[in-house]
RNA sequence: UUGUGACGAGGGCAUACCCGUCGUGAGGCGGGGACGCAAAGCCACCGGUCUUUCGUUCGGCGAAAGACAGCGGAGCUACCGGA
Numbered sequence: 001u002u003g004u005g006a007c008g009a010g011g012g013c014a015u016a017c018c019c020g021u022c023g024u025g026a027g028g029c030g031g032g033g034a035c036g037c038a039a040a041g042c043c044a045c046c047g048g049u050c051u052u053u054c055g056u057u058c059g060g061c062g063a064a065a066g067a068c069a070g071c072g073g074a075g076c077u078a079c080c081g082g083a
Stems, first nucleotide, its partner, number of pairs: 002083001004081002012037002017032006035070001041076002045073003048068008
């Protein structure tokens, strides 16, 4: 550097749910809590899902503004072991 997650060590993150708080909402943040995760670290670029508002020929059909990285892909970065 490339690809890899058998074994081992030190660790890391934290689903549902509950409490507080912010938001019209999807959801965010903090605390508790662990279903899981080898990128469950970063990033809304592509697809997807969801929300709000407006339009509508009333078909989630169209537009705008948002949310989700623990839905998939692209991009960036990284610990340990072994090859």

Record summary:
A computed fold for an 83-nucleotide RNA from an uncultured Pseudomonadota bacterium, annotated as c-di-GMP-I riboswitch aptamer. Its mean pLDDT, the model's own confidence on a scale to 100, is 87.